RNAcentral holds the sequence, with entries from ENA. Predicted 3D model of a 1479-nucleotide RNA (small-subunit ribosomal RNA) from an uncultured prokaryote. The coordinates come from a structure-prediction model, not an experiment, and the mean pLDDT is 85. Its Rfam family is "Bacterial small subunit ribosomal RNA". Gene Ontology terms of the family: ribosome and structural constituent of ribosome.
RNA sequence: AGAGUUUGAUCCUGGCUCAGAAUGAACGCUGGCGGCAUGGAUUAGGCAUGCAAGUCGAACGAGACGCUUUACUUCGGUUAAGCAGACAGUGGCGAAAGGGUGAGUAACACGUGAGCAACCUGCCCCCGAAUUCGGGAUAGCCCUGGGAAACUGGGAUUAAUACCGGAUGUGGACGGAAAUCGCAUGAUUUCCUGUUUAAAGGUCCGCCGUUCGGGGAUGAGCUCGCGUCCGAUUAGCUUGUUGGUGAGGUAAUGGCUCACCAAGGCUACGACAGGUAGGUGGUCUGAGAGGAUGGUCACCCACACUGGGACUGAGACACUGCCCAGACUCCUACGGGAGGCUGCAGUCGAGAAUCUUCCGCAAUGCGCGAAAGCGUGACGGAGCGAUGCCGCGUGAGGGAUGAAGGCUUUCGGGUCGUAAACCUCUGUCACCCGGGACGAAGAACUGACGGUACCGGGAGAGGAAGCCACGGCUAACUACGUGCCAGCAGCCGCGGUAAUACGUAGGUGGCAAGCGUUAUUCGGAUUUAUUGGGCGUAAAGGGUCCGUAGGGGGUUUAUUAAGUCUGAUGUGAAAUCCCGCGGCUCAACUGCGGAAUUGCAUUGGAAACUGAUAAACUAGAGUACAGGAGGGGAGAGUGGAAUUCCUGGUGUAGCGGUGGAAUGCGUAGAUAUCAGGAAGAACACCGAUGGCGAAGGCGGUUCACUGGCGCGGUACUGACUCUGAGGGACGAAAGCGUGGGUAGCGAACAGGAUUAGAUACCCUGGUAGUCCACGCCGUAAACGUUGUGCGCUAGAUGCGGGGGGUCUGAACCCCUUCCGUGUCCAAGCUAACGCGAUAAGCGCACCGGCUGGGGACUACGGUCGCAAGACUAAAACUCAAAGGAAUUGACGGGGGCCCGCUCAAGCGGUGGAGCAUGUGGCUUAAUUCGAGGCAACGCGAAGAACCUUACCUGGGUUUGACAUAUAGUGGACCGGGUGUGAAAGCAUCUUUCCCUUCGGGGUCGCUAUACAGAUGCUGCAUGGCUGUCGUCAGCUCGUGUCGUGAGAUGUUCGGUUAAGUCCGGCAACGAGCGCAACCCGCGUCAUCAGUUGCCAUCAGGUAAUGCUGAGCACUCUGAUGAGACUGCCCGUGUUAAGCGGGAGGAAGGCGCGGAUGACGUCAAGUCCGUAUGGCUCUUACACCCAGGGCUGCACACGUGCUACAAUGGCCGGUACAAUGAGAAGCAAGACCGCGAGGUGGAGCAAAUCUCCAAAGCCGGUCCCAGUUCGGAUUGCAGUCUGCAACUCGACUGCAUGAAGUUGGAAUCGCUAGUAAAGGCGUAUCAGCAACGGCGCCUUGAAUACGUUCCCGGGCCUUGUACACACCGCCCGUCACAUCAUGGGAGCUGGAUGCACCCGAAGUCGUUGACCCAACUUUCCGGAGAGGUAGGCGCCGAAGGUGUGCCCGGUAACUGGGAUGAAGUCGUAACAAGGUAACC
Repeated sequence: AGAGUUUGAUCCUGGCUCAGAAUGAACGCUGGCGGCAUGGAUUAGGCAUGCAAGUCGAACGAGACGCUUUACUUCGGUUAAGCAGACAGUGGCGAAAGGGUGAGUAACACGUGAGCAACCUGCCCCCGAAUUCGGGAUAGCCCUGGGAAACUGGGAUUAAUACCGGAUGUGGACGGAAAUCGCAUGAUUUCCUGUUUAAAGGUCCGCCGUUCGGGGAUGAGCUCGCGUCCGAUUAGCUUGUUGGUGAGGUAAUGGCUCACCAAGGCUACGACAGGUAGGUGGUCUGAGAGGAUGGUCACCCACACUGGGACUGAGACACUGCCCAGACUCCUACGGGAGGCUGCAGUCGAGAAUCUUCCGCAAUGCGCGAAAGCGUGACGGAGCGAUGCCGCGUGAGGGAUGAAGGCUUUCGGGUCGUAAACCUCUGUCACCCGGGACGAAGAACUGACGGUACCGGGAGAGGAAGCCACGGCUAACUACGUGCCAGCAGCCGCGGUAAUACGUAGGUGGCAAGCGUUAUUCGGAUUUAUUGGGCGUAAAGGGUCCGUAGGGGGUUUAUUAAGUCUGAUGUGAAAUCCCGCGGCUCAACUGCGGAAUUGCAUUGGAAACUGAUAAACUAGAGUACAGGAGGGGAGAGUGGAAUUCCUGGUGUAGCGGUGGAAUGCGUAGAUAUCAGGAAGAACACCGAUGGCGAAGGCGGUUCACUGGCGCGGUACUGACUCUGAGGGACGAAAGCGUGGGUAGCGAACAGGAUUAGAUACCCUGGUAGUCCACGCCGUAAACGUUGUGCGCUAGAUGCGGGGGGUCUGAACCCCUUCCGUGUCCAAGCUAACGCGAUAAGCGCACCGGCUGGGGACUACGGUCGCAAGACUAAAACUCAAAGGAAUUGACGGGGGCCCGCUCAAGCGGUGGAGCAUGUGGCUUAAUUCGAGGCAACGCGAAGAACCUUACCUGGGUUUGACAUAUAGUGGACCGGGUGUGAAAGCAUCUUUCCCUUCGGGGUCGCUAUACAGAUGCUGCAUGGCUGUCGUCAGCUCGUGUCGUGAGAUGUUCGGUUAAGUCCGGCAACGAGCGCAACCCGCGUCAUCAGUUGCCAUCAGGUAAUGCUGAGCACUCUGAUGAGACUGCCCGUGUUAAGCGGGAGGAAGGCGCGGAUGACGUCAAGUCCGUAUGGCUCUUACACCCAGGGCUGCACACGUGCUACAAUGGCCGGUACAAUGAGAAGCAAGACCGCGAGGUGGAGCAAAUCUCCAAAGCCGGUCCCAGUUCGGAUUGCAGUCUGCAACUCGACUGCAUGAAGUUGGAAUCGCUAGUAAAGGCGUAUCAGCAACGGCGCCUUGAAUACGUUCCCGGGCCUUGUACACACCGCCCGUCACAUCAUGGGAGCUGGAUGCACCCGAAGUCGUUGACCCAACUUUCCGGAGAGGUAGGCGCCGAAGGUGUGCCCGGUAACUGGGAUGAAGUCGUAACAAGGUAACC
C1' cells in the first nucleotide's frame, strides 16, 4: 500500500466481497511446562447451607464455671478478700465505610470550569475558656403471667460517660447603635447595666474523656456557564405552570410548600412527547481527523425482592435497620409468624457461554479499644479454565547402500530425504535426592502462600505436535474415487467421465501449544467527503418568481476589543499511552522520574483581519429625464378566407373512402356548381436559426388601461445589497364544480375492414371534452434534463434593439460601443460525449437535492383536495450487480455504392408416369454403422449372391485368427488318412528334422506367465484429412502518429478494376498472407527429333490399302523457343490509373480452361480408412464356421434413366472421332447360333495388334392413333460368370404389352465450342443390379433492356437494451409452489393520560376529658408547666371504575411484491422493433 467482481474488450460511476488489528468471547480438532493477568456479557430470575460488622470491663450494674489466700468445718463443703472472667444487658463509637450490580436515569446524572455575601461537617489538628452543685428513673438480675413459636404483659430492686434540674458565661445566639468595606441581596469590626445558653467522668496517675467558642483539614449539600445518543412519519408544550408579596419548611437558596396577586414561561439554535442508554478517566481501530466502545482497574451516580414512608444520627430516607402495601418462598398447634446472596463460596433455571460451598488475617488497609487485642469472604494467597499476553521445551552434531516403506512415473526415474537407521553428545522442562529464602514493618516474637521460588547433585533422548490451507484474490500440486450426484463456497464461482475447486492419499505452504470457524468493532471505505466527494448524459438543480428568519457582503477614518494572535497564573486526580532509568535470569508484569493531557477559567498585551459603534464616500443598488423596440398582460370592439348547416337555382347517378374494400350518403335528387343566409372556432401569407415574458406561455386588426426591458447623458439618494429554510403568488395539458356555448376536431361508444385473434393501427359515424364566465386541481421529458447572483479569462462570424464616428445633397457601405439571441473554436475542464464570455473554464456567496439495483414516484401516519389525487415518505425481503460514455463486431421489415446465371431475357429440365438408386418411416431375430438446411439423401460404397460384413440365429475355440518375450516340456514342420459334423471344430491313426564351437541354437506344437484382440464408447479429449462461407477480396503486422483506454490511423476519401487491381490525395511510411503472375492444358508460328506416325515428290507392287524402297516437305508426335505488352493511333479522363474505338495479328485488353482456397467461422464431418489420450470387455463386446440379413414394403422425399412421339418410330444402305484399356488380358479373320454367345485362335506387354461409335446423310415405310409411340410387368425358353444365381446376378430370344398424350403449387441448371442432343472409353470388378462416378469426342444454339425486386456476398455509414451476437434480447396477465409484508370484522398483551372511588404506613397540623418519676407550687390531697396514647384533618403507595391515546402479538378474508426448471396466452420494448419511443 491494495485486490477480486458488471463488459467480447475499454474507461468511468457504483455497490458487494477479501487481505489487517482487536475481544470478558463461544464452538470444532488437538494439548508439555511456567510466569502475569483474567473469568455470569443471558433471567436486576429464584435461592438450600456456611461465613461477609463489630468492638470497648480504662463508661456501668450484675456476675456463672474456675484459681489463689484467709477463717470455719460435720472434711462433703461454707464464708470473706482477691485474681481472672464467659453468655446476656445499660451506655459509647462503628454499623451511611468497605464489598456487589447497572435495573432505572437523556438528568446539573456525569465531565469540565466557576460560585455559595445561601450552607452543614462525627472522628482528626491548632488556639481560648471551663469541667460546679444536685435529682429522679430504667434495662439487666429476681418474682409472676400469656403464646406452638416469634415474642410479650405485670410486680419488686439497681448503676452509669444513660436521663433531668440549678449555678457560672471567657464566649456563642438574638436584639439595638455606630464605623469601615464590598459584588445587588449584604459582609466585617466595635459598643450596650438588654435577653438567652454548657459540661461527665474514667484511670495502671502517663493520660484519656466531657462542655462552650474560634480556626484548619476532610467529607457532604446547593447554584451556574459549556459539553453529553436517535428519529420531525413527535410541532406546539405548560396552571405550581412563569413571576411577585407574605408565611411555612430546610443545615441552606429556591413554587420546595401554602395563601393572595399578575399572566406569564419554553420552543425550529428542536420545546413537548417517544425510543435507547449509567457517565467519565480510558479501551479498540485509524496516518490523522474521526468511528465504535465503557468488561477488569480508578472517580462519580443510581439501586438493594417490588412500591411507598419516615425514625435514629455529624452523616441515611439506610444492601446483611424499622413501619406499611404487594408478589413469592418457608414454619405453624391455623390463632399467627419468618425471609430477602445485584457480599464470598455454592445451587437450580434459562443460555453458545463464565471457576473452589479452599487457606489466612502473616502483609496492606478499615472499625472498636489507652493498649494488649478482637473483628474483617476488604485484602493477601492457593485451586479450576490454553480465556488472553509473555517465556521455554519436545533435542544437538555427524550420517548416502540416497535403505525399507508410502506416493508418483514418460518405467529411465522422481519425491518424502540427512529425514530415519547408525555413531558421538547435551540435560532446558518434567522426574528423584539434598539444601532453602526475600516478603517481618532497623531489639525480640510473629509467614496463609510454602519446604514454594531459587541453588547443588543424579539418571536417561528418554515423557512432550498439532491445526488449517494448497482455482484466483493468497504462500502452497499431483494421483485415485465421484460424475450437475455426493458435496464445496468469503466474493468470483467449482461438480454433467481425464475436477490442482467435491472426498481420500502422498507431497507442499502457513501458524504453532495451539490452529481453524462463528459472532462483533474499527480499518481498507475519499462508500456521509472538516481534513476529503459529487449533481448536462452515471444517483442527484426545487416548474418559476417574490420574500421572512438565517448566512454572506463595497470604499475611508476613528473608537472598542466579542472573535483572532500572544505571554503569565490556576486547573486538567491516579492509573493508562509515550520517553528515560531501574526490579523479577529475559519477556509479559512492575517501581521511579519526565513528557503529554490538543481543554476550561482568570489575567496582562497586540489591533492587521472579522464583528460592534460613530462619522463620511460613490465604483454596487436605486430614483428622476430624453427619445426607443416588442405575438408581455388584461378588457371591449371589429375583419376576411375556410368548414359545416339552412333556403333557392342549374344538373344526374353516383359520391365518399382505402393498400384494396366495406360500413356511410344518394332518384324523397346526393356529390359537383351558383346565389343568399346562419353559427362557432382558429387567425394562411408576413414568419425567421427572429421578438417579448420569471416560468407556464404569447401571433388577424382597432381602441383605451397596464407590467417589465435596453440605450444615452445629466442630476439625486448614499450600501438602501446577494441568496433565501419555512411562507406566499403564478403555474401547459388533462380532470372536477356551477351556468352558458358547440362549426370543426374528437377519448368513450357503434359499425365496416384487417387478422389465427384485433377490445388496436386504417375507414364511416360520434358523446364528454376542446370555446366563454367564475371557482378548484398544482402536476409534465414543467428539459438547456445545466439553481440564483457577482467578478475574471484568446478569437472568428450571423441576427435583433439603441448610441457614437467617418463619408454624403440624402442614404448605403465601413469603424466603434452597450444589451439580447445563434454558430464555430483557443486555453482550460470532462469518464468520454462534449462545454467553451449565454461555460460544464477560474473563483466567491447562498439555497436545493444525491449516496448500489429492485421492493418503491409504494405501505402506514400526517397535511391539502368536492373527487381524481397531490405533497411528505419507510421497512421486511431479494440480487451482485443496476448504470454512463465510448470501442470492435453482429444484426435491422435503416441508408448509400458495388458484385454474382441473383433476378430479368432465353434454352432445357425437376415436381405428374414407369423403372433405377439413396434416405425417412414401418416391419424384422437382424433389416450393421455413419452422414441430417444450403454444406445428409446415385453420400462413405471405384461395384453386399458366399466372402466383403461390422448385424441376427445356431454350432464351436480360449495365450487365442495376428505380434513379442521368458520358463518348462515334447516332437520336426510339412504331408497323408479314419470317425463325427452343415462347416468350423472335436477325437484319432500314420510318416519324419536341420545347424553346432556339443554348451546350445533354429523351427513347430503343448503347459504357464507377461500379454494379444475389440468396426466397443467418447469427433464435445485429439492428430491428420475434408466440407462450407468462397476463388468472395479480403485478413493482418512493424515503426510512427492519435486516444487515459478498448482501439483508431494505415485498409477511410475521389476515380478505376475481375480484384485492398492501379492512380491521385491524405499522419502516415512500409511489409506479410491473399489477388495477379510464375505451373499445366488448348489456340499460331519457328527450331530440333522422325518410329510404331506421315506420304507432297521419285520408284516398285496389289483386286485394293504407305503395301514396299526412298524421304521427313506436310499432318502428327514431344521437347525447346517465339508471340500479347494497352506496345501503336484517335478520343476521353486530373497531364494519372484506366476506359471507348481503331490498325496490325492465329489470338486484344484476365485470350480460353485447369491446378492453386488468405485470417478465420460452423465444439461442421470423420475414433467404421489409419494414428491416438482416457474409459470399458477379457471362456467375451475377442476369434472361427454354417445359414440368414444389409435387397424386407400401406407410405413420404431427394437424385437419375426411359418416355409420352412425326425435328419422330421402324427397315435398308452409307460416312466421320477422341480419351482410354489390354497377359488368369484384349482378341482379329473364319465357322456355328435369330441372339446373348460358342468353337477356335493370327496378332499384341502395344503411336505397330485388339476393343471400338451414335446421332448424321441417302432411300423406303408408318399418318396422329394409347398408335409400327412407350416399354413396365409377367410367362416360357436360353447364354455367361461363379463351390453356389431360391431368398438375391446380368444378358438373349419368343410371347405379354401397364402407366404415360408434356405434368399443380413450387423449383433447378446454363452466357459459347457453353446449354441441349448423340454416342464412346474407363476405374472398381469372377460376374453384376452402372440408368451412378470420372473422362472423351461428334452435332451445336438462343438470350442478357437492365440491377427496382427475391437470394448470397463486399465496402462505407447509421441505430441498437444484441455479444451463445435477431434462431438475439425481452414485457405483462393467468396457473402452481415458497417467502416476507400492507389492509382487515375482531381477539389479546404492554405502556400511559384524564376523571372519580377507596385509602395502609407515616410526617405535618389540630385535638387530646385517658396516662405521666424529674421542674414550679402546695394546705402534700392536688394544681401548673411540659410530654404523650388515642381521635380528627391535609397529603398519600397499592387497588378499583370509566374513558382516551400509543406500541406490540394474533386473525377468516383480501391487496400488491419477491423468488422459482422446461408451464399457458400473446409479442409491448430494444433496428424506422415492423403504428418512432417516452412523460